[in-house]
RNA sequence: UAGAGUUUGAUCCUGGCUCAGGAUGAACGCUGGCGGUCUGCUUAACACAUGCAAGUCGAACGGGGGUAGCAAUACCCUAGUGGCGGACGGGUGAGUAACGCGUGAGAACCUGCCUUCGGGAUGGGGACAACAGUGGGAAACCGCUGCUAAGACCCGAUGUGCCGAGAGGUGAAAGAUUUAUCGCCCGAAGAGGGGCUCGCGUCCGAUUAGUUAGUUGGCGGGGUAAAAGCCCACCAAGACGGCGAUCGGUAGCUGGUCUGAGAGGACGACCAGCCACACUGGGACUGAGACACGGCCCAGACUCCUACGGGAGGCAGCAGUGGGGAAUUUUCCGCAAUGGGCGCAAGCCUGACGGAGCCAGACCGCGUGAGGGAAGAAGGCUCUUGGGUUGUAAACCUCUUUUCUCUGGGAAGAAAAAAAUGACGGUACCAGAGGAAUAAGCAUCGGCUAACUCCGUGCCAGCAGCCGCGGUAAGACGGAGGAUGCAAGCGUUAUCCGGAAUGAUUGGGCGUAAAGCGUCCGCAGGUGGCUUUUCAAGUCUGCUGUCAAAGACUGUGGCUUAACUACAGAAAGGCAGUGGAAACCGAAAGGCUAGAGUAUGGUAGGGGCAGAGGGAAUUCCCGGUGUAGCGGUGAAAUGCGUAGAGCUCGGGAAGAACACCGGUGGCGAAAGCGCUCUGCUGGGCCAUAACUGACACUCAGGGACGAAAGCUAGGGGAGCGAAAGGGAUUAGAUACCCCUGUAGUCCUAGCUGUAAACGAUGGAUACUAGGUGUAGUCUGUAUCGACCCGGACUGUGCCGUAGCUAACGCGUUAAGUAUCCCGCCUGGGGGGUACGCACGCAAGUGUGAAACUCAAAGGAAUUGACGGGGGCCCGCACAAGCGGUGGAGUAUGUGGUUUAAUUCGAUGCAACGCGAAGAACCUUACCAGGACUUGACAUGUCGCGAACCCUGCUGAAAGGUAGGGGUGCCUUCGGGAGCGCGAACACAGGUGGUGCAUGGCUGUCGUCAGCUCGUGUCGUGAGAUGUUGGGUUAAGUCCCGCAACGAGCGCAACCCUCGUCCUCAGUUGCCAUCAUUAAGUUGGGAACUCUGGGGAGACUGCCGGUGACAAACCGGAGGAAGGUGGGGAUGACGUCAAGUCAGCAUGCCCCUUACGUCCUGGGCGACACACGUACUACAAUGGUCGGGACAGAGGGCAGCCAACUCGCGAGAGAGAGCUAAUCCCGAAAACCCGGCCUCAGUUCAGAUUGCAGGCUGCAACUCGCCUGCAUGAAGGAGGAAUCGCUAGUAAUCGCCGGUCAGCAUACGGCGGUGAAUUCGUUCCCGGGCCUUGUACACACCGCCCGUCACACCAUGGGAGCUGGCGGUGCCCGAAGUCGUUACUCUAACCGCAAGGGGGAGGACGCCGAAGGCAGAGCUGGUGACUGGGGUGAAGUCGUAACAAGGUAGCCGUACCGGAAGGUGUGGCUGGAUCACCUCCUUU
Repeated sequence: UAGAGUUUGAUCCUGGCUCAGGAUGAACGCUGGCGGUCUGCUUAACACAUGCAAGUCGAACGGGGGUAGCAAUACCCUAGUGGCGGACGGGUGAGUAACGCGUGAGAACCUGCCUUCGGGAUGGGGACAACAGUGGGAAACCGCUGCUAAGACCCGAUGUGCCGAGAGGUGAAAGAUUUAUCGCCCGAAGAGGGGCUCGCGUCCGAUUAGUUAGUUGGCGGGGUAAAAGCCCACCAAGACGGCGAUCGGUAGCUGGUCUGAGAGGACGACCAGCCACACUGGGACUGAGACACGGCCCAGACUCCUACGGGAGGCAGCAGUGGGGAAUUUUCCGCAAUGGGCGCAAGCCUGACGGAGCCAGACCGCGUGAGGGAAGAAGGCUCUUGGGUUGUAAACCUCUUUUCUCUGGGAAGAAAAAAAUGACGGUACCAGAGGAAUAAGCAUCGGCUAACUCCGUGCCAGCAGCCGCGGUAAGACGGAGGAUGCAAGCGUUAUCCGGAAUGAUUGGGCGUAAAGCGUCCGCAGGUGGCUUUUCAAGUCUGCUGUCAAAGACUGUGGCUUAACUACAGAAAGGCAGUGGAAACCGAAAGGCUAGAGUAUGGUAGGGGCAGAGGGAAUUCCCGGUGUAGCGGUGAAAUGCGUAGAGCUCGGGAAGAACACCGGUGGCGAAAGCGCUCUGCUGGGCCAUAACUGACACUCAGGGACGAAAGCUAGGGGAGCGAAAGGGAUUAGAUACCCCUGUAGUCCUAGCUGUAAACGAUGGAUACUAGGUGUAGUCUGUAUCGACCCGGACUGUGCCGUAGCUAACGCGUUAAGUAUCCCGCCUGGGGGGUACGCACGCAAGUGUGAAACUCAAAGGAAUUGACGGGGGCCCGCACAAGCGGUGGAGUAUGUGGUUUAAUUCGAUGCAACGCGAAGAACCUUACCAGGACUUGACAUGUCGCGAACCCUGCUGAAAGGUAGGGGUGCCUUCGGGAGCGCGAACACAGGUGGUGCAUGGCUGUCGUCAGCUCGUGUCGUGAGAUGUUGGGUUAAGUCCCGCAACGAGCGCAACCCUCGUCCUCAGUUGCCAUCAUUAAGUUGGGAACUCUGGGGAGACUGCCGGUGACAAACCGGAGGAAGGUGGGGAUGACGUCAAGUCAGCAUGCCCCUUACGUCCUGGGCGACACACGUACUACAAUGGUCGGGACAGAGGGCAGCCAACUCGCGAGAGAGAGCUAAUCCCGAAAACCCGGCCUCAGUUCAGAUUGCAGGCUGCAACUCGCCUGCAUGAAGGAGGAAUCGCUAGUAAUCGCCGGUCAGCAUACGGCGGUGAAUUCGUUCCCGGGCCUUGUACACACCGCCCGUCACACCAUGGGAGCUGGCGGUGCCCGAAGUCGUUACUCUAACCGCAAGGGGGAGGACGCCGAAGGCAGAGCUGGUGACUGGGGUGAAGUCGUAACAAGGUAGCCGUACCGGAAGGUGUGGCUGGAUCACCUCCUUU
């Protein structure tokens, strides 16, 4: 010392991304009251107009000017000479990776002004400015002649000093005045300042590994203030570097600042110390000090002036301008304070500084009012219409005056003896008056994260830090109301630290997540056994010095407080010095034997290398025998064979590999090693304890070995076999399968150096339960013995405790507990790629990025789902059967087409004789036309009228219009109820949309046997257990077992019906017995049938067998029925955004003289076609005619309709009965008997069409049904394919009902006749349970790979083109120092002079900037073309991977191919399963 979101269906872990915090010299957006204190070009070290920023001294000097004065003179000013200062102060951070800086030491130095001390100041001399004259020039400025002063310059003297061993040499000075002093020279010291040297520390890159010639050292010179290769000559060959030289990139360093718990990380604005720089580069001069920001010279670039000949300039000083930029202020005031320069001073100068101005840039403080006030006002928003909220908020009442305005007063800062002196500033502050008066915004409100609703929008517009929102009900967009947070600010952006233990010293990891080098040897390095003594580098400790100030911390003060500021104090830590301690570590010396090694004796072994030998098999060759095939496959074909194959026998040749033994057995460091024998040779193990005495462990760099493939050269070549050829398969098949077959595989010599080189587990040492195999050696007991039973060591396996682990798992062979050393990792992709380098003959290997892109990529385990995985089981699922569909005609539904409309819905199973249990009008929703507008329908208000009925005209009707009749009911006499008409408004209405907003209902998996819960237990968890297992069942049915014990929804049962019996009740039903009749017709009967109430019965109850003594199963008995007796109703948790807004209901949206309503006519009935479902057939098991027999269940008053009559018939007329066990529909048909038909488009089949009729209905044209006569189509048993059915079933036969005026081949029911087959579970389909794999979870209709095409993005190569940087060599060579020369000139000194000495200039030489040339290096930009990569909406081709992914996959390598990829060879398990052609797509 705080965490959170995000990978999944869920979980744990790994791991990245993101957020909440703090900070800033900031910027941007919106907003803006005051004050205090700070800060303010981070970019172009880009260019600069203008002004100012360093002058001063007349008490150094000569002159000039001015004022006053008659003048002397006094005062003032100052161009020049001279002195001091312009080396400080101020700015900036370009350069610099360096003794630059920090820290601590050091010796060979200098120091103006200041302080202290000692000494001195003597005698001379010659000039030059100014000035005057003159000349040149546009100017800047310059030349010549002449005069002149000094504290300017020069010489002599003296001299402590300095040099020298000494002799000796050398070696100063200046005056001024106001008489007080201020100066001058030499020397010594101090203080402060500066120069130099060294130890340590100080960024990134090794894809920079070697660098260096003045380089390293020495001798001698030179040089400097001073050490020194600092420079020169000579000599030597060194010096630096893996503890990172050199090179490249970046960067001023520090005190400190920000952050952080700290350790750290990042930064180096302001303030302070140091350094560097001053347009760029070079150079020196002067000076105490410079190689000099506002000095000089030269070169360069740029700007300006110019009379074109020449000149001038340097804001990185303060302001300011342009430019750049997201971005940074006034051309202000003052020297009053502090400080600086000069001056004796007065004073002058000072853009240092003190202040003011601008900017919310930062920090701090204050305010925008306070108290009361519920009718909870109005308005807004919302609304379930009750309300809620804004909200004590406002209004209103009381109060206050910080702030504001005005007025008055008014500082400190100012020191020194006094006086004078304030830019700020009439400022701060104080007092008075006035009045709530002058003052609130910004962001957010899906989660993280405090804060929620409405409207608009409709994957649009937009939001977004991450996850993610938006496709018609958005708390995520925009607006509004409300809320939350902060507040004169609030948000956003950028950057840094934090969170991030996400580079882990504190404080991480590496079996499978990223990560152990393929293995070993080994130098440096790191680490290291027991013991004695010494030392004291490390270590510990005391003291001393230092680490500037500021800052930070603590305390106390000053501004009203705070920010700010003053004073005081203190710790830790660093470096250095010094004293002490000696355990540890280290060093030195000595000893020991447990580590390690040696020795001796044994011992096992596919350890290695070489040589020799062997047999089996294969192929080939020769010969014999012998004849038609062989071979190969899922099936085939290519191939071989009558020129004699294959088969078989004999002989011969060749190469490669060594069966059995053989084994989670052995050996080796790993790779790897397997017939036998021999030779050479390495290592291990055991025993003994003789020898050495820590000799050890690990190991960067380095070295050696290193499967397969591959390469070079030479051999060899039987078999196998990349490539290649052919045959198949296939949509294709560059594959899998087959026939051939070259490299290769083998040997020798060399190269390559990689593998899933794996235990995916580096090496060493020690410690920490066991059990059980196996190999080697030794050994105990024992024995004749080597058996048995034990022990020790070494190897090699399995199981397992503690512990560890995310889990899986590991577990004395650790992945446990520890120590040491090495290697490696830090999100995925890009990519083990590019570039560079090294190695290689090549292939390639090693090392190894970035841009860009994603929010994941991963590991383990869980639940499902899935598998062309496995096991078990079921189902008319297959099989075995019977009958169909698919062909024909017709009916009907659908698609399609057509149409004004052909209304709408249903679309795999699970739409399609479905909604529709019945479209001529109606229905009706569609179309055309004609009409209505409070409406066809509901409620409310007002008015009128009873309601209502009849008639005429017009019109297709709706409707329009006219006339007439009619006065009801209740009443408290006011009126009311109901109905109709009219009016206005609320509203009605909608089969308009959304079944993906819904309720309800339904389909389907599936009548499948499953789906869950509570408690407990196990697991970090998701979850598991229960529910799995052994049996059994139709069944999660039951039994047994079991960390489970129970329970719920399902199953079963309870319900209905059929089958047997009993009982009760007998009318409309029944009739055995008794009468009676044509007739159960009537009397009678209650037995039977039947009806409909009640009950019994069936439960594996009984017997035998099997089973486990269970559950249960098999067989049997009895029984009407037997193992669920048959059938029905009954449908768990859930799935399909399944179906239905058109049955109904309903949210939202939409229409409102129409998307509503009414009417007429039309359409839903169309018709080249396609499909589904049916009916009827194709005939003789039939058709037709005649005769004859037997049901059940239903329906009936707007109905069913008997008898009778008529009609060929449909039907009509007429008319009884029946509201039904009473009457009617009502005839059952197949069937039986008989006749005819005789295999044909027929005496089959009946479509189609004509004519004539019937019925319903307002109305049969579009468009009904039926009848009669006539007509007589296709069709002769139906291709691929496909459906139903397991018994009273299929098949077949008829009957009834609902709907309905009429219309049935449909639908629902009813009975009649009445089969065949089931070996069985391999296969197809569907389902259940267990298990396994998974990269699936929208769940295989899943996921997913690569080429190609298109668009965009970044990037590599690239003929080149074009910049920059540093270096090398050569050329040229400015200024200038130094040197040389003695050409020219020359006041001081010497000399009588000549001349000398000295000086200046010139010339020459070395060095030398810029420039030029050359060839290299590094690094950018750009570049035709080109390579791969990434990202994109549903593009193209295939299907590689995930399941055994349909040929198991993957690794290395080689070859090949549109592509994924295929094949060969060796390896791995990170492969399923334990035996059946191939292939594809889709949410």